[in-house]
Record summary
Predicted 3D model of a 475-nucleotide part of an RNA (small-subunit ribosomal RNA, 3' major domain) from a metagenome. The full RNA is in RNAcentral, with records from SILVA.
Context: one part of a larger RNA
RNA sequence: UGACGGGGGCCCGCACAAGCGGCGGAGCAUGUUCAUUAAUUCGAUGCAACGCGAAGAACCUUACCUAGGUUUGACAUAUACCGGAAACACCUGGAGACAGGUGCCCCGCAAGGUCGGUAUAUAGGUGGUGCAUGGCUGUCGUCAGCUCGUGCCGUGAGAUGUUGGGUUAAGUCCCGCAACGAGCGCAACCCUCGUCCUAUGUUGCCAGCGGGUAAUGCCGGGAACUCAUAGGAGACUGCCGGGGUCAACUCGGAGGAAGGUGGGGAUGAGGUCAAGUCAUCAUGCCCCUUAAGUCUAGGGCUUGAAACAUGCUACAAUGGCUGGUACAAAGGGCUGCAAUACCGCAAGGUGGAGCGAAUCCCAUAAAGCCAGUCUCAGUUCGGAUUGGGGUCUGCAACUCGACCCCAUGAAGUCGGAGUCGCUAGUAAUCGCAGAUCAGCAACGCUGCGGUGAAUACGUUCCCGGGCCUUGUACA
Numbered sequence: 001u002g003a004c005g006g007g008g009g010c011c012c013g014c015a016c017a018a019g020c021g022g023c024g025g026a027g028c029a030u031g032u033u034c035a036u037u038a039a040u041u042c043g044a045u046g047c048a049a050c051g052c053g054a055a056g057a058a059c060c061u062u063a064c065c066u067a068g069g070u071u072u073g074a075c076a077u078a079u080a081c082c083g084g085a086a087a088c089a090c091c092u093g094g095a096g097a098c099a100g101g102u103g104c105c106c107c108g109c110a111a112g113g114u115c116g117g118u119a120u121a122u123a124g125g126u127g128g129u130g131c132a133u134g135g136c137u138g139u140c141g142u143c144a145g146c147u148c149g150u151g152c153c154g155u156g157a158g159a160u161g162u163u164g165g166g167u168u169a170a171g172u173c174c175c176g177c178a179a180c181g182a183g184c185g186c187a188a189c190c191c192u193c194g195u196c197c198u199a200u201g202u203u204g205c206c207a208g209c210g211g212g213u214a215a216u217g218c219c220g221g222g223a224a225c226u227c228a229u230a231g232g233a234g235a236c237u238g239c240c241g242g243g244g245u246c247a248a249c250u251c252g253g254a255g256g257a258a259g260g261u262g263g264g265g266a267u268g269a270g271g272u273c274a275a276g277u278c279a280u281c282a283u284g285c286c287c288c289u290u291a292a293g294u295c296u297a298g299g300g301c302u303u304g305a306a307a308c309a310u311g312c313u314a315c316a317a318u319g320g321c322u323g324g325u326a327c328a329a330a331g332g333g334c335u336g337c338a339a340u341a342c343c344g345c346a347a348g349g350u351g352g353a354g355c356g357a358a359u360c361c362c363a364u365a366a367a368g369c370c371a372g373u374c375u376c377a378g379u380u381c382g383g384a385u386u387g388g389g390g391u392c393u394g395c396a397a398c399u400c401g402a403c404c405c406c407a408u409g410a411a412g413u414c415g416g417a418g419u420c421g422c423u424a425g426u427a428a429u430c431g432c433a434g435a436u437c438a439g440c441a442a443c444g445c446u447g448c449g450g451u452g453a454a455u456a457c458g459u460u461c462c463c464g465g466g467c468c469u470u471g472u473a474c475a
Stems, first nucleotide, its partner, number of pairs: 001475002003472003007469007015459002019422005026313008034304002042053002064299007073122001077121008088103006106113002124288002127286003133282002135277003138273001140271001145184006151160001153158001164175003190265004195233007205222002209220003236259001239253005302441001315415001319374007331362003336355002341350003381412001386407007428451007
């Protein structure tokens, strides 16, 4: 100087408390461990691994296993020599890769180009080492810290500044002070939501005027409104009052769409964990080179006594079912989205208007509201499991896809010890869309809107963190 303390003081955080909803019990989905296996590829392992890499494992992917091939190689460059085509089509064998055969028989005057063969340099490796590395990332933590120059103090390591009194979300600001300044962080500048103004009105809008329809901005037209796009205004403790060191600041009020950082996002200082990644990529060294490279078929990654993690669906009446009816936002669409119509109980099929989309389509939002029914039961709750029949995608659904219909109708009556999330348009609850993607194991993830709470006395305690101080057989 740090680190640590079941030392002290001050302060903060959904850290506790106050509340609301879960998890832990059931069934299923997904991930992991362990076991099994020819293989169940590899990595991630307290918080910070376990719906994680994977924003899509039937083949491919694929790295694993079995079997069959191949050796200048599936891929790159160069040189030398040889050849003319390389391709493509057909036949035979084969699971295919491939092997054999037939047909076809390069371009250019040339140099040469292009392809194949032979040979040599070399290719190739998802082989090892993340404890040799770059890059990228997680974490403490969006915590308020981390440092430097000069000066001053100390023999020196170092100290001071950065401590102190106030204050703040903040090393934020004020005052004081052997310090005076400065840098990286904080804040602001950026995006978005909330109010208003101006400009422009198509594909968007329709108040007033006119026309038309069973109905619809449908038409003429309009530029008000909504909205879209762009540019501005607005919030600064600016104003008033109380407190405070005539300070920083704080409390209350006015006006205002918004008030004291207005809400949300992006943004992550110096460092810590030899944290993670050699399997995104790059890369040192080591290793393989008729194999640990490469090609192919089939299988496996989808197994199952068991355990854990994260979710979904429930156990019902604030509910289930049936009928009617209302209101979104944000996205996606040409190898695409697909309307009207017709067929089918349905999944879906036939067919194809329109649309590269503020125009057309996906596309009925659902919870809600209005009626009816069920009457507390393992039920008209719950839907697992299984049997049968189908649809779709795709060379191909056996291992191993999703969906539909009929039948079946399991556990489950609110969950022990314990444990998690959340402070407002939040929790809870309800649907919608997208990426990946032929299809889909998505109940995941990322967004979008609808309905919309309760509670916070307080900081004694648990956890984590910041500053000062104290002790130390620690570095």
It matches the Rfam family "Bacterial small subunit ribosomal RNA". Its mean pLDDT, the model's own confidence on a scale to 100, is 84.